A computed fold for a 72-nucleotide RNA from Coemansia sp. RSA 988, annotated as transfer RNA. Rfam family: tRNA. About the family: Transfer RNA (tRNA) molecules are approximately 80 nucleotides in length. The source organism's lineage runs through Eukaryota, Kickxellomycota, Kickxellomycotina, Kickxellales and Coemansia. The coordinates come from a structure-prediction model, not an experiment, and the mean pLDDT is 81.
[in-house]
RNA sequence: GGUCGCGUAGCUCAGUGGAAGAGCGCUUGCCUCCGGAGCAAGAAGUCCCCGGUUCGAACCCGGGCGUGAUCG
Repeated sequence: GGUCGCGUAGCUCAGUGGAAGAGCGCUUGCCUCCGGAGCAAGAAGUCCCCGGUUCGAACCCGGGCGUGAUCG
């Protein structure tokens, strides 16, 4: 340098056109002598960036950035 994949919550990931969710973690309450476990509630996202298509984009298209694999 070529080709292919990936980028979504603090972490690991789902969501393939009607506008974002789970597990773990975190916070608060209940429980407990205290903690843990358990139960209930809650917070946390410009969906990597810019542009395009569309009534509507995390999702489709183009470019860029980061990262991994592979070929030379």